Source information: c-di-AMP riboswitch aptamer (ydaO/yuaA leader) from Caenibacillus caldisaponilyticus, 144 nucleotides, folded computationally. The model forms 96% of the base pairs in the Rfam consensus. It matches the Rfam family "c-di-AMP riboswitch aptamer (ydaO/yuaA leader)". Gene Ontology terms of the family: cyclic-di-AMP binding and regulation of gene expression. The prediction has a mean pLDDT of 80.
RNA sequence: AUUCCUAAAUCGCUGAAUUCAAGCUUUUGAAGCGGGGGAACCAACGCGGCGAAGGCCGCACGGGGUGAAUCCUAAAUUUAGGUAGGGUGACUCGUCACACCCGAACCCGUCAGCUAACCUCGUAAGCGUUUGAAGAGAGGAGAG
Numbered sequence: 001a002u003u004c005c006u007a008a009a010u011c012g013c014u015g016a017a018u019u020c021a022a023g024c025u026u027u028u029g030a031a032g033c034g035g036g037g038g039a040a041c042c043a044a045c046g047c048g049g050c051g052a053a054g055g056c057c058g059c060a061c062g063g064g065g066u067g068a069a070u071c072c073u074a075a076a077u078u079u080a081g082g083u084a085g086g087g088u089g090a091c092u093c094g095u096c097a098c099a100c101c102c103g104a105a106c107c108c109g110u111c112a113g114c115u116a117a118c119c120u121c122g123u124a125a126g127c128g129u130u131u132g133a134a135g136a137g138a139g140g141a142g143a144g
Base pairs, nucleotide, nucleotide: 011128012127013126014125018031019030020029021028022027032123033122034121035120036119037118042113046059047058048057049056050055062111063108064107065106066105071082072081073080074079085102086101087100088099089098091137092136093135095133096132097131
């Protein structure tokens, strides 16, 4: 000097998931951020049975939500390749190029379009990247 591994702190990343004040070791409240339900107008209107109608019952390949995480092909009962889309490469924003990744999982329970007022919920979990160019902006240091 270089490379690899481990630990701590700082710092940073995905994500809404942070901060403050009390409480005391289990929690509560508020702010901030994020999600869901919910009029008019607009949009949309599955099938069957019963009923005068409002409506009730059943069926269905039901339907719906958070999220970037959807779809295709092949093999085959699980794997591979790709893909819509998403992320990182350390001041912020956007652009171009290059490199490396993700492309899951869970929830509601026959039910929810949009949706002002209004109602309601969450504030976890998991990690460790540090390429370049021009542009706009912010900030710092030095000199005078």